[in-house]
RNA sequence: ACUAAAUAAAGGUAAAACCACUGAAAAGUGGUGACACAAAACUAAAGGGGCUAAGAUGUAUUGCUACAUGAUGCCAGCCAGUUGCCAAC
Numbered sequence: 001a002c003u004a005a006a007u008a009a010a011g012g013u014a015a016a017a018c019c020a021c022u023g024a025a026a027a028g029u030g031g032u033g034a035c036a037c038a039a040a041a042c043u044a045a046a047g048g049g050g051c052u053a054a055g056a057u058g059u060a061u062u063g064c065u066a067c068a069u070g071a072u073g074c075c076a077g078c079c080a081g082u083u084g085c086c087a088a089c
Base pairs, nucleotide, nucleotide: 012037013036017032018031019030020029021028022027035077041082042081043080047079048078049075050074051073056069057068058067059066060065
């Protein structure tokens, strides 16, 4: 110097729940909070998977409306890709 990765240290993120706001919803943002996480960092048509179903289309209905299809919306703390701190034997 390289590989390896335990333990420790220095730190980091922030689940659920509650409140406010945005949104059709999924969900997101902020505050409180701390379940957990060695990548819980980044990446969402252009890897897979999941959630919602507004607009649109179709069917039913006198109509209201209901049902179905379905992301261009959302989830990276689902798998995955990329990058990465300290580091014993």